Small-subunit ribosomal RNA, central domain from an uncultured bacterium, 346 nucleotides, folded computationally. It matches the Rfam family "Bacterial small subunit ribosomal RNA". The RNAcentral record of the full RNA draws on ENA and SILVA. Its mean pLDDT, the model's own confidence on a scale to 100, is 88.

Context: one part of a larger RNA
RNA sequence: UUGGGUUUAAAGGGUCCGUAGGUGGAUUAAUAAGUCAGAGGUGAAAGCCUGCAGCUCAACUGUAGAACUGCCUUUGAUACUGUUAGUCUUGAAUUAUUGUGAAGUAGUUAGAAUAUGUAGUGUAGCGGUGAAAUGCAUAGAUAUUACAUAGAAUACCAAUUGCGAAGGCAGAUUACUAACAAUAUAUUGACACUGAUGGACGAAAGCGUGGGGAGCGAACGGGAUUAGAUACCCCGGUAGUCCACGCCGUAAACGAUGGUCACUAGCUGUUCGGAUUUCGGUCUGAGUGGCUAAGCGAAAGUGAUAAGUGACCCACCUGGGGAGUACGUUCGCAAGAAUGAAACUC
Numbered sequence: 001u002u003g004g005g006u007u008u009a010a011a012g013g014g015u016c017c018g019u020a021g022g023u024g025g026a027u028u029a030a031u032a033a034g035u036c037a038g039a040g041g042u043g044a045a046a047g048c049c050u051g052c053a054g055c056u057c058a059a060c061u062g063u064a065g066a067a068c069u070g071c072c073u074u075u076g077a078u079a080c081u082g083u084u085a086g087u088c089u090u091g092a093a094u095u096a097u098u099g100u101g102a103a104g105u106a107g108u109u110a111g112a113a114u115a116u117g118u119a120g121u122g123u124a125g126c127g128g129u130g131a132a133a134u135g136c137a138u139a140g141a142u143a144u145u146a147c148a149u150a151g152a153a154u155a156c157c158a159a160u161u162g163c164g165a166a167g168g169c170a171g172a173u174u175a176c177u178a179a180c181a182a183u184a185u186a187u188u189g190a191c192a193c194u195g196a197u198g199g200a201c202g203a204a205a206g207c208g209u210g211g212g213g214a215g216c217g218a219a220c221g222g223g224a225u226u227a228g229a230u231a232c233c234c235c236g237g238u239a240g241u242c243c244a245c246g247c248c249g250u251a252a253a254c255g256a257u258g259g260u261c262a263c264u265a266g267c268u269g270u271u272c273g274g275a276u277u278u279c280g281g282u283c284u285g286a287g288u289g290g291c292u293a294a295g296c297g298a299a300a301g302u303g304a305u306a307a308g309u310g311a312c313c314c315a316c317c318u319g320g321g322g323a324g325u326a327c328g329u330u331c332g333c334a335a336g337a338a339u340g341a342a343a344c345u346c
Base pairs, nucleotide, nucleotide: 004317005316006315007300008299012314014201015200016199017198021194022193023192025088026087027086028085029084030083031082033081034080035077036076037075038074039073040072041071042070049065050064051063052062053061054060091191092188093187094186095184096183097182098181099180100179103177104176105175106174107173108172109171110154114150115149116148117147118146119145120144121143125136126135162169163168206247207246208245209244210243211242215241216240220236221235222234223233258313259312260311261310262309263308266291267290268289269288270287271286272285273284274283275282276281295302296301319346320345321344328339329338330337331336
């Protein structure tokens, strides 16, 4: 390379949009580029292969054939692919109607809790732990009552619930924006799928500038524990956590399972719709769960939300270590990220 694979053995890109490219529904006609058939030319010789022959055999040699799977020209075929010109509606999109949700952005606002401050009551402890101590407290703490202020998060509802491409999203409400589903057969008429390069988004931590700072809390200090204890436990506590703007671009970014389409027994929950009903149900669309048939799988398992049976496109893998390292390059303020070897060794 051919081939084989990618849930867990190496291997699905974090997610989407989309350029080139690849692939692409039904039907009619034309064309004949691909495709198929015939003929002609060419495809040097030697060699290889086959038959026969010559050196006593063989190697070797001669001779004849085959082969040279290719290219060119020409005559035809037209199923498939392509191209051109039409037509169609089932793929796709649009429209209308009715709905759905913690989808997003910005604003306004609510109550509980916590902390702090002020004032009142009140007196000797509080707090913490396995047990303690550090700590707080007669300068009046803890507890309790009233008022005020601040920041952050939204108990119950709450659920294998819902929404979002993923990351993710949860008090209430307003404005703006997007999405999805069902129904209709109204409109367009293949407008589709995938997607190298590229672009956008992308938890937490971290970085820059300016705010904010209640609680929590890396680092750090102290008290314990212990042989030690740079920890686990306790008392404190800075960055951070929060907001605005700008970077970073990574995660066990996980369903460890790429996207789209078609097909292949059932049973049972649930969310949002539709049709029908004798109001018990029945049928049906889109999601989201459980169990299982066939099948698949090394097994665990999976099983219409496939890891089954097929098609198309992309990404990735090829023994362990060295190593996601070195070097180079690109990006970044930095931290670092991306790309990514070899020697050597088992």